[in-house]
RNA sequence: GGGCGAUUAACUCAGUUGAUAGAGUGCCACCUUGACGUGGUGGAAGCCGUGGGUUUGAGUCCCUCAUCGCCCA
Repeated sequence: GGGCGAUUAACUCAGUUGAUAGAGUGCCACCUUGACGUGGUGGAAGCCGUGGGUUUGAGUCCCUCAUCGCCCA
């Protein structure tokens, strides 16, 4: 220098053909226990890496940039 992939909650990851963003773990509260843990119930936490474009509508399609990983040279 060229090619490919990844970027979504604190962490690990889903998200189908473009139509209200989800799960597990963790966190908080309550119940359970003599207490801790386990278990149960409920809750908070995202404007989806940046900036643009297309569209009535974008996590999703297109472009740019950034970070990380792999391959080629």